Record summary:
Transfer RNA from an Anaerolineae bacterium, 73 nucleotides, folded computationally. The sequence is in RNAcentral, with records from ENA. It matches the Rfam family "tRNA". By type it is a transfer RNA. Gene Ontology term of the family: triplet codon-amino acid adaptor activity. Its mean pLDDT, the model's own confidence on a scale to 100, is 82. Lineage of the source: Bacteria > Bacillati > Chloroflexota > Anaerolineae.

RNA sequence: GCCCCCGUAGCUCAACAGGAAGAGCAAGCCCGUCCUAAGGGUUAGGUUGGGGGUUCAAGUCCCUCCGGGGGUA
Repeated sequence: GCCCCCGUAGCUCAACAGGAAGAGCAAGCCCGUCCUAAGGGUUAGGUUGGGGGUUCAAGUCCCUCCGGGGGUA
């Protein structure tokens, strides 16, 4: 250089042929206990890497750039 894959919450990952984003852990609060812990309940947290395009509608499709990983000479 060329080819392929990945980028979504603080972390690890979902979202099936485009219908409008969710789980676990972590965090805050509450219950629990004499106090802790275990366990339970609840709340918050997202410009879906950036920009552009297609569409009534994009995390998902197309183009480009950035970052990470792998392959190849």